RNA sequence: UAGAGUUUGAUCGUGGCUCAGAGUGAACGCCCGCGGCGUGGUUUAGGCAUGCAAGUCGAACGCUGCUCAGGUUGAAGCCGCAAGGCUGAUACCAAAAGCGGAGUGGCAAACGGGUGAGUAACACGUGGGUAAUUUACCCUCGAGAUGGGGAUAACUUCGCGAAAGCGUAGCUAAUACCGAAUAAGACCACGAUGACAUAUGUCGUUGAGGCAAAAGGUACCUUGAGCAAUCAGGGCGCCACUUGAGGAUGAGCCCGCGUCUUAUCAGCUUGUUGGUAGGGUAACGGCCUACCAAGGCUAUGACGAGUAGCUGGUCUGAGAGGAUGGUCAGCUACACUGGUACUGAGACACUGGCCAGACUCCUACGGGAGGCUGCAGUCGAGAAUCUUUAGCAAUGGACGCAAGUCUGACUAUGCGACGCCGCGUGAGUGAUGAAGGCCCUCGGGUCGUAAAACUCUGUCGGACCGGAGGAUGCCUCGUAUGUCUAAUAUAUGUACGGGGUGACAGUACGGUCAAAGGAAGCCACGGCUAACUCCGUGCCAGCAGCCGCGGUAAUACGGAGGUGGCAAGCGUUACUCGGAUUUAUUGGGUGUAAAGGGUGUUUAGGUGUCCCGCCAAGUUUCAGGUGAAAUCCUUUGGCUUAACCAAAGAAGUGCCUGAAAAACUGGCGGGAUUGAGCGUGGUAGAGGAGAGUGGAAUUCCUGGUGUAAGAGUGAAAUCUGUAGAUAUCAGGAGGAACACCGAUGGCGAAAGCAGCUCUCUGGGCCAAUGCUGACACUGAAGCACGAAAGCUAGGGGAGCGAACAGGAUUAGAUACCCUGGUAGUCCUAGCCGUAAACGAUGGGCACUAGGUGUCGGUCCUCACGGAUCGGUGCCGCAGCUAACGCAUUAAGUGCCCCACCUGGGGACUACGGCGGCAACGCUGAAACUCAAAGGAAUUGACGGGGGCCCGCACAAGCGGUGGAGCAUGUGGUUCAAUUCGAUGCUACACGAGAAACCUUACCAGGGCUUGACAUGCUAGUGGUAGUGAACCGAAAGGGGAACGACUCCGCAAGGAGAGCUAGCACAGGUGCUGCAUGGCUGUCGUCAGCUCGUGUCGUGAGAUGUUGGGUUAAGUCCCGCAACGAGCGCAACCAUUGUCCUUAGUUGCAAUCCCGAAUUUUCGGGAGCACUCUAAGGAGACUGCCGCUGAUAAAGCGGAGGAAGGUGGUGAUGACGUCAAGUCAGGAUGGCCUUUAUGCCCUGGGCUACACACGUGCUACAAUGCCGGGUACAGAGGGUUUGCAAGACCGAGAGGUGGAGCCAAUCCCAGAAAACCCGGCCCAGUUCGGAUUGAAGUCUGCAAUUCGACUUCAUGAAGUUGGAAUCGCUAGUAAGCGCGGAUCAGAAUGCUGCGCUGAAUACGUUCCCGGGCCUUGUACACACCGCCCGUCAAGUCACUUGAGUCUGGUGCACCCUAAGUCGCUGUCCUAACCCGCAAGGGAGGGAGGCGCCCACGGUGUGCCUGGCAAGAGGGACUAAGUCGUAACAAGGUAAC
Repeated sequence: UAGAGUUUGAUCGUGGCUCAGAGUGAACGCCCGCGGCGUGGUUUAGGCAUGCAAGUCGAACGCUGCUCAGGUUGAAGCCGCAAGGCUGAUACCAAAAGCGGAGUGGCAAACGGGUGAGUAACACGUGGGUAAUUUACCCUCGAGAUGGGGAUAACUUCGCGAAAGCGUAGCUAAUACCGAAUAAGACCACGAUGACAUAUGUCGUUGAGGCAAAAGGUACCUUGAGCAAUCAGGGCGCCACUUGAGGAUGAGCCCGCGUCUUAUCAGCUUGUUGGUAGGGUAACGGCCUACCAAGGCUAUGACGAGUAGCUGGUCUGAGAGGAUGGUCAGCUACACUGGUACUGAGACACUGGCCAGACUCCUACGGGAGGCUGCAGUCGAGAAUCUUUAGCAAUGGACGCAAGUCUGACUAUGCGACGCCGCGUGAGUGAUGAAGGCCCUCGGGUCGUAAAACUCUGUCGGACCGGAGGAUGCCUCGUAUGUCUAAUAUAUGUACGGGGUGACAGUACGGUCAAAGGAAGCCACGGCUAACUCCGUGCCAGCAGCCGCGGUAAUACGGAGGUGGCAAGCGUUACUCGGAUUUAUUGGGUGUAAAGGGUGUUUAGGUGUCCCGCCAAGUUUCAGGUGAAAUCCUUUGGCUUAACCAAAGAAGUGCCUGAAAAACUGGCGGGAUUGAGCGUGGUAGAGGAGAGUGGAAUUCCUGGUGUAAGAGUGAAAUCUGUAGAUAUCAGGAGGAACACCGAUGGCGAAAGCAGCUCUCUGGGCCAAUGCUGACACUGAAGCACGAAAGCUAGGGGAGCGAACAGGAUUAGAUACCCUGGUAGUCCUAGCCGUAAACGAUGGGCACUAGGUGUCGGUCCUCACGGAUCGGUGCCGCAGCUAACGCAUUAAGUGCCCCACCUGGGGACUACGGCGGCAACGCUGAAACUCAAAGGAAUUGACGGGGGCCCGCACAAGCGGUGGAGCAUGUGGUUCAAUUCGAUGCUACACGAGAAACCUUACCAGGGCUUGACAUGCUAGUGGUAGUGAACCGAAAGGGGAACGACUCCGCAAGGAGAGCUAGCACAGGUGCUGCAUGGCUGUCGUCAGCUCGUGUCGUGAGAUGUUGGGUUAAGUCCCGCAACGAGCGCAACCAUUGUCCUUAGUUGCAAUCCCGAAUUUUCGGGAGCACUCUAAGGAGACUGCCGCUGAUAAAGCGGAGGAAGGUGGUGAUGACGUCAAGUCAGGAUGGCCUUUAUGCCCUGGGCUACACACGUGCUACAAUGCCGGGUACAGAGGGUUUGCAAGACCGAGAGGUGGAGCCAAUCCCAGAAAACCCGGCCCAGUUCGGAUUGAAGUCUGCAAUUCGACUUCAUGAAGUUGGAAUCGCUAGUAAGCGCGGAUCAGAAUGCUGCGCUGAAUACGUUCCCGGGCCUUGUACACACCGCCCGUCAAGUCACUUGAGUCUGGUGCACCCUAAGUCGCUGUCCUAACCCGCAAGGGAGGGAGGCGCCCACGGUGUGCCUGGCAAGAGGGACUAAGUCGUAACAAGGUAAC
C1' cells in the first nucleotide's frame, strides 16, 4: 500500500485491454463578475521592416563649434543669526565657466541578456588533485617613480570614388610610443647548503654573474614671476603609475565514480600505444614535429548507428522506482553557415576583425552593406504562446575623484481564466404550496420557500473625499567633532539640521453616498460511477473510455422536465506517473496457461567443507569535510485571509578523509578429512567399434507331381494363370531382419541399443580398506554427439515402398481400399543438425511418513525370510498446486549455477548476418489488426463412443395411403375481390360443429356522418315523440301529406322529465403489433422425471442426496451408502365398465295365479316385483393365501380360490420446463394508427375461379363379390316460440295430403346393416364400378343463375389392387357393418358418439425413429440444423520485394587551395638605439616572395538511412458470394 469492468451457460486461475487518481509552459468547445501572486513561441537554431539593448572618463591629451546667463567694479533696495540669496545703474575683460563635435589615450566591451542547434563527452554531477598553472579591477605588506628622445591622429592642403571609403604632402599633444639610469625583491643559468616530499620534485638560506621598470593628473596651502588670467617651485592629501610578496575572486588542466537505446554494430586503432629529442602553451600532455619500438582498446560491450544539452530540481508513487529537465538557480555549447587568427588579465569574441558560402538590401554596374537564438514588433509554418508601453524611483552592472552618464539587466505596466489562491453574484421571514413547465394510476406529484410579497445587509463593481509605504537610501548645503597636516585650508569619517529625489500612481488602504440593484455556467445521469422520467427517432440518424446501446414502448441516440457533480469555470483532446506484483531489488514465473536449451563436455564467470593465525578490500561503528542557493518538510513571521513572500531549523538516504572492531565474506599463510578423486577385490548388462558365423521366413531360378483356377475386396476389378499358375516336393541364388527367451526387465549423456562367436574398448554398482588433500558444483561462448527424412560419390537391392501407373469407390476422389512400382530403406566415406529430440518436468547438494513389486551387489540365515547400498515401477501421508495432479525418482522444504517467458494474430515470417552442395537451419523484428487468445475443472447438449432399459420404434401380422374417379383442405396461378389466420413432426375434412342472401371480415357501385351502439353536458322543441301516404330509387336512403300521444310538481299560468333536433365531449374499427401482454391451447409426453431444506465435500461453478446392487409400468419398492428428510410429478383417491347384495317397482319386467277376447301360436285387463332393467347405496382384489426363485429384502414365476389377479379394461387427470410454438379475427388488454372514414347501411359479386402440385377422405376395381326376394338381432341419442310425427291415403320415387300420440323408461324419429335363407350372375371393363352428361321432378328458402340437397329415367368415364416411398393397429383391439347427435331453413364422403360381426401376430431388441439412466470424448453452450478450415471472387489498409530514380549522412583516395598562424627569406621600404662631422653604415622592424597545414569547392569509389516506383508477393480486416469438408465425437481414414 483500496480497487472495478471485460474471455465462460456458469467457475477458478493465467493473461491482455479499459476505467476511477494526480499532474501540465498546454490546445480546442461552451461560458465568463472582481482582485492578488505567478506564468506565456514546446513547432522553422525559419526569414526579418523599424526603434532601442555598451558605453564612459575633459581630474590623461591636442583641436574645434556654440552660449554669453559670466567675471571685475558696484550706487540703491529687500531677505537672512551668519554664510549668503534676489534685483541691479555705470565702466572694463572675453580669459575662466557651461553645453556640444569628432579624434588620440585609458578602462569596460570576455559581464549582463538569449537559445538548445550541436554534443553520449571529463559536456555534466559528485569527490579529489594541480609538487603542472594563471588571475585585470579589489585588499594587505614591501620597494620605487631619475633623466631624455622621436613620432602620429585630429587639423590643414591636394587628389580618387555614386557610395562605403581611400591616398599624397604639412603641423601638433599626451597617463600614446622608444632608448638610458637605478634593481630590495622577481626572472635566467651556475656553485654551496637546510627542511619537506618522494614517481619526476617542492620550499628556503647564501655567493658571484646576467637581464627587465615607471606617468602623470588634481583639490588646498604656500613661495616666486606676471597687470591679470596663469605659469614655475615647495608642502600636504587623493587618484593614477612601476616592480615584488601574500590574500581574495575567477579561470585552465588532470583523475576516481556516476550518466539513454541498439549485438539485426564484433572486432576497432597508424599520431594509433609508448619512448627519446625538439617545438608550443599560463600550464602537464602525441598538443605538434622528427626518429625508434609495436603497441593500445574490446563480451565488465571496444568500434559503429540512433536519440539527447547536463544538474539542483519538477511530476507521480506507500516506497523502491518511473517519467521529465519550461519558469528560477549552477555548469556547458552556440551566435546566418564553415574556417581563421588578432587585441587583451581574460575571447578564437551574439550587437569586434579577416576569408569562403547561402540569403537579403543599396548601386552611377565599377563596387558596397547586413546578420533579433537581446527587448518590443512582423511574416511564415503551426492546435498554439503577449505591449513596436513607462522608468532608471528601487536592486544590480560599466565608466568616472565626484556630480553624473549609460543600462529593453531590472523595476513596473499592458494583454491571455494559462495556472494557483481569495471574494462575490445576497440574507431573514414567507403556503392560496400562486401562475407556468414537466410527469400522472387523473387522486395527485414535482420544480418548491423556490418565486411573488414584506423586512434587512452593503462585500465586489459605481460616484465622491482622504491617502500611505516602497527613500532609516542617495545627492547636496550648513553646524559640531575626529583623522591627515605646519594649518582653523583641502580631503575624509561620524552626529545633527535644512533643501532635493517615485516610473508604478492619486495605486494599496480608509471613509461617505445611493442601490438587491450590474455579476452562473459547464458536464453528466445503462454498468464501472453520484444522478430518471416523458416525447421524437426506428440497426436510420447517431452514441461509445471498456463492456456495449439503436431493427416501434431506448433511464445508452436527439429534445424537454427533473436530478447529480464541479463552479468563474466546466468538459474534451494530447502527454507523464499511478493503479500494473503487467520486467517482479523490495515483488513474478517456466509438467498442462507464454516459458527447460535435443544431449554431453568444457573456458571465462558465479558459487563453494572443517580448524588456527595474520591483513582489513567488502562490512559495522564513531568523528571531520563536503553535499551552492532556491525548492520539499517543520516552526515562526509579513501582506485583512490564502496563494505568495521572509527568517530559522531539519533534511539532503551520496562522496571523500581519519580512527576503531574483526563475527561474516574476501586475501595471505598453516593444518584437517567428511566433499571429490585414485588404488585393491568382486559383479550385472541389447553400452560402443570391428571381424566372422547360424537357422526360420519372403521372393526369384531349375527340375518333378498336378490342373483350372489363383490373388484380392465391404463387393469387385486391374493383376497372375492352359506358353501350365496357385498348391506340393527337391535343389539352388540373393538380400534384409533376428520369432520363442522377452519382462511392468537391463545398458547408455541423449539420440539409441536385441540371433550366435571372437578381438578391442567406455561407464556403472557393491565390499573392505590404503592413498591424495577441496583437487568441488554449475557453466555464457567454444567443441563433440545427435532418430527419421533429405543430399554427394561408389556399391547393393529379397521384402516393404513416397512419386508414378492402373483398378475400384464417389456428385467429384489428384484420397482412404486393391494390383503393380521408382527413389529410398541396407553397406562404405562425407554432409545435413532438425523432431510431440516428451517425464511436454535443466544440473548439483541436503532435508521431509510409509506400503508393495522388480533388477544388480553385499551381510545374517539350513531354509523361509530379514537388513543394507545402488537402480527401476505402482499406491499413498504431510506439504504444494488454478485444478488436474506431484508426492524420498517431488511439481514438497532450502541453497548454488545455467537456460527461457511477458496478450492473441501478423510470425517457426520479412530484412540483415552466420552456417549449408542444395534442401534448408540458427538468430529474429515492425507496420497493421483483435479484446480477447489460452489452462484446468463444472453443468448441460451432442457423437456415424460404450453399457443398461423402454415405446406399434423395428421385427411378426392385419388393413390401408401413394395409381383411378369424386369430395374436401392447402400451395400455386388467376382475379375488381378470389377476406384473414394456421406452415416439419406439433399447418393442410385445421379456426369453420356446416359461405346461395345473412354469415362476411374481401371487391364494385349507391348512400350516412355524434353516427348501427353507450354515457355526459349545453341549447332548442306540443302539432313534440310516435305512426307515416304520394313521389325518386336496385335497396339503403331521401321525402314529407295526414293522424297524433305520455310521466311528475302546480288551483292555474307554467316548470321539470322522457323523446326528438342542433352542437360539444366522444362513439366505432375483424386496422397494426401473439416479438409489449393476460387467458387458453399444441408439442416433447402419461415420458419418469424436476427440485428444495439442513448437513457434508469442493477456493469455486457445483457435487452429494437423485449414484451403486436388485426390482418395477413408474425416482415403484428393497438393500447399501455422508447423508437425513421434504415438495411437485408416479401410484391411489374420481367417473365408467365387468360379479354379487340391499333398497325402490312406473312409463320398465312378465316366472306364477285370475278374468276377458280369440280358441294352436297371440292380444287385453287385474293381482305380482321373482327375473331383466332402471338408479341410489354397499360388498369384492390386497401379491391377502400356498409353492419355488431371490440377500432372509423388494420382487418375480407358478398355483388355489374367484365374476375379475397382479395397474382387471377404459376415461378424466399432463411435474420443472422447451419451442420469443399458436391465437390482438372468440373474448380481454398496453401502445400505435384512423375519424364525412381503416366507422356505419345497402344492392350485386367474391370466399365455390383452374395449365398444375401436395395432404386428408369417400367409392371402387369385384365371386369371402354383385343383384333380386325373404327373414333376424342393437346400443346410445334427439324431439314444442317455428319440434319429432304414427296409422291412413296419393305418387314409381324424392315427397305430398293429413294429423292420432308425445313437453317423453309411456309417443315419435326408427326400416338397423353386415349376418342368415332362396334364386340369379360365371370372371367379362362384366348384372363390377359409378364419374360425367341430358331430360323430368321433389324439398327448403324472399331468392337455388353464379352456388343447395334429394328423386326418377337415360348416359355409363377412369379404374382389373396401384413405382419409389409411406400410415394405423397388440383384443372386444384391427378390419367390416350400419345407427344417432351437434351445426342446421336447406345443405356431410367431415366431426363426434353408439352398438353389431369380430381376427392375425409378437422369435426377439441386431438395425430405423423417439425417449430414460450411467459412463466417455468434445475446439459445441443460439448447444451437431453446432462449430469450423483452405483456395477462388470483391473492397479497404499497412507491409515485403522491385528494373530503376531522387534526397540526406558518412568513409577512403586524389586535386584545388581563400583568410590566417607558424617557418624561411626579405634584392624593396624603414623616425627613435649604436658608429660617424657628414654622407652613409649597422642593429632591429616591415612590405613582398617561398613553404607546411587548411575551410569551401571538385573528381573517383564505397557504405548507411530515407522518399517515389511499373510489376511481383504474402498478410490483416470486411451481416448474409463460389467450391469443397480438413479439424472438434472413434468428426465418419484417430489426431498431431
Molecule: small-subunit ribosomal RNA
Organism: uncultured bacterium